A computed fold for a 72-nucleotide RNA from a Patescibacteria group bacterium, annotated as transfer RNA. It matches the Rfam family "tRNA". It is annotated as a transfer RNA. Lineage of the source: Bacteria > Bacteria candidate phyla. The coordinates come from a structure-prediction model, not an experiment, and the mean pLDDT is 82. It was read from a public genome assembly.
RNA sequence: GGGACCAUAGCUCAGCGGGAGAGCACAUGACUGAAGCUCAUGGUGUCCGGGGUUCGACUCCCCGUGGUCCCA
Numbered sequence: 001g002g003g004a005c006c007a008u009a010g011c012u013c014a015g016c017g018g019g020a021g022a023g024c025a026c027a028u029g030a031c032u033g034a035a036g037c038u039c040a041u042g043g044u045g046u047c048c049g050g051g052g053u054u055c056g057a058c059u060c061c062c063c064g065u066g067g068u069c070c071c072a
């Protein structure tokens, strides 16, 4: 220098163009002498940034940033 893939909750990751979600973790309550376990409730988020297409974008297109890998 060229190419591929990835970026969504604190972590690991789903998510056929119309409702943003799961597991773990966390908070609160119940239980306990107190914890743990268990049960109930809660989503905690600028979906990496900018632009475009569309009635509508996490999703499609372009540019950029960061990461991993391959080629040179």
Stems, first nucleotide, its partner, number of pairs: 001071007010024004018055001026042005048064005